[in-house]
RNA sequence: AGAGUAGAAUCAGCGCGUUAAGUGUCUGCAGAUGGGAGGUUGCUGCAGAACGAAAAGGCAAACUGCCUUGCGGUGCUGGUUCGCUUCCGCU
Numbered sequence: 001a002g003a004g005u006a007g008a009a010u011c012a013g014c015g016c017g018u019u020a021a022g023u024g025u026c027u028g029c030a031g032a033u034g035g036g037a038g039g040u041u042g043c044u045g046c047a048g049a050a051c052g053a054a055a056a057g058g059c060a061a062a063c064u065g066c067c068u069u070g071c072g073g074u075g076c077u078g079g080u081u082c083g084c085u086u087c088c089g090c091u
Stems, first nucleotide, its partner, number of pairs: 001091002007082009016072003025049007035088005055069006
């Protein structure tokens, strides 16, 4: 000098919801977090609280189901880009 975490952004694919779950906000507790140790931001889980949404068309049928186009700060997988601090370690 360089690589590598959690994760973030974006693109693609496949789903979920649209009968409102999910996402987001706040509080509390717990957990994981470059190979090792300590630690912060951030992340995840659980509990509680407040808030809160976009549907339209078609087909079959006879209560419900399917398809298309949308919508949701929606989930998963993959690609690309970005990506911890101190000390030690690795190349």
Overview
THF (Tetrahydrofolate) riboswitch aptamer from Pygmaiobacter massiliensis, 91 nucleotides, folded computationally. The source organism's lineage runs through Bacteria, Bacillati, Eubacteriales, Oscillospiraceae and Pygmaiobacter. The model forms 94% of the base pairs in the Rfam consensus. The RNAcentral record of the sequence draws on MGnify. Rfam family: THF (Tetrahydrofolate) riboswitch aptamer. About the family: Tetrahydrofolate (THF) riboswitch was first reported for Ames et al. as an RNA motif in 5' untranslated (5'-UTR)regions of folate transport and biosynthesis genes in Firmicutes genomes. Its family is annotated with tetrahydrofolate metabolic process in the Gene Ontology. The coordinates come from a structure-prediction model, not an experiment, and the mean pLDDT is 79.